Overview: Predicted 3D model of a 347-nucleotide RNA (Bacterial RNase P class A) from a mouse gut metagenome. The sequence is in RNAcentral, with records from MGnify.
[in-house]
RNA sequence: AAAUUGAAUGGUCGCGUAUAGCAAAGUCGAAAGGCUGCGUACGAGGAAAGUCCGGGCUCCAUAAGAGCAAUGAUGCUGGAUAACGUCCAGUGAAGGAAACUUUAAGGAAAGUGCAACAGAAAAUAACCGCCUAAAAUUUAGGUAAGGGUGAAAAGGUGAGGUAAGAGCUUACCGCGAGUAUGGUGACAUAUUUGGUCAAUGUAAACCCCAUCUGGAGCAACACCUUGUAAUUCCAAGAAGGAUAAGAUGCUCUUUCAUCUUCUUGGUACUGGUGGCUUAAGUCUUAUAGUAAUAUAAGGAAUAGAUAAAUGACCGUUCACGACAGAACCCGGCUUAUAGAUUUACUU
Numbered sequence: 001a002a003a004u005u006g007a008a009u010g011g012u013c014g015c016g017u018a019u020a021g022c023a024a025a026g027u028c029g030a031a032a033g034g035c036u037g038c039g040u041a042c043g044a045g046g047a048a049a050g051u052c053c054g055g056g057c058u059c060c061a062u063a064a065g066a067g068c069a070a071u072g073a074u075g076c077u078g079g080a081u082a083a084c085g086u087c088c089a090g091u092g093a094a095g096g097a098a099a100c101u102u103u104a105a106g107g108a109a110a111g112u113g114c115a116a117c118a119g120a121a122a123a124u125a126a127c128c129g130c131c132u133a134a135a136a137u138u139u140a141g142g143u144a145a146g147g148g149u150g151a152a153a154a155g156g157u158g159a160g161g162u163a164a165g166a167g168c169u170u171a172c173c174g175c176g177a178g179u180a181u182g183g184u185g186a187c188a189u190a191u192u193u194g195g196u197c198a199a200u201g202u203a204a205a206c207c208c209c210a211u212c213u214g215g216a217g218c219a220a221c222a223c224c225u226u227g228u229a230a231u232u233c234c235a236a237g238a239a240g241g242a243u244a245a246g247a248u249g250c251u252c253u254u255u256c257a258u259c260u261u262c263u264u265g266g267u268a269c270u271g272g273u274g275g276c277u278u279a280a281g282u283c284u285u286a287u288a289g290u291a292a293u294a295u296a297a298g299g300a301a302u303a304g305a306u307a308a309a310u311g312a313c314c315g316u317u318c319a320c321g322a323c324a325g326a327a328c329c330c331g332g333c334u335u336a337u338a339g340a341u342u343u344a345c346u347u
Base pairs, nucleotide, nucleotide: 001343002342003341004340005339007317008316009315010314011313012312013311015043016042017041018040019039021038022037025036026035027034028033045323049334050333052332053331054330055329056328057217058216059215060214064253065252066251067250068249072212073211074210075209076090077089078088079087080086091105092103093102094101095100106208107207111206112205113202114201115200127147128146129143130142131141132140133139134138155173156172157171158170159169160168174197175194176193177192178191179190180189181188182187221274222273223272224271227269228268229267233266234265235264236263237262238261239260240259246256282299283298284297285296286295287294288293318321
């Protein structure tokens, strides 16, 4: 750094689901529909937690197609994936002796804002200090190397130079611009050049740039039945008319809706049934790939509760047992976690 496991076993009684087996005539209800015996099979997790992301699925007439705006998210490069803010492999920066760990990592010359206090001053610099001149302890000029304040003080270190100093000059480093080589790329190495190389930091500040972004949710939604309520209510279909107007954040196209007539059926509440467990799932092997993963072949399979199921007692073993219980289903992230076992690497 990663992986596996997360008490084992025997007996008695009890709970839930399924049933292709056996038995059986009752019972609850307004109805639809449900309940009950024996046997057999099966019955919570690595996080089931958080509800933080992404979807599958269902419905929505502005939910169709295209564009704009808004909102929100991501932000180094290249890949993986149904998709993601996830994962894999790299690059830069920081930490560590190292194995490794972290990373909110585009833009400050498009603009705006902020940097308290301290300090002389946070970009109009001079408190102490250093140097020069006169004077006699003050004044004037020069300076930004030394000191102090601060998160940060007008690139850094050494040498030369100067009245004293300063990129003033020079060597190296840093920063900017160019060229060559390597790489898909982020970048790396080498080299040339610039001292008006004055102009700090901050964008998990507003903002700019690039990419993406409909809403609601299984209490979605569909079906059944009778008791109650309603008939000026709700829905579907057919024919006709209108082309103005209406429904979205805005615009266009298409469509829908609105009006009249006719026909057919019902709607809401209560109750019940489905949705409801075969999945972009999981395991093994082979091939490709550094890997995430992809393709092909083969195997195993039963939790579906609905006030909410797996519990109680007795015995044995030893590691003396942590965190902790599904509710439509998956892919992740985050948090909690006693103990046991294994692999690789550094010192």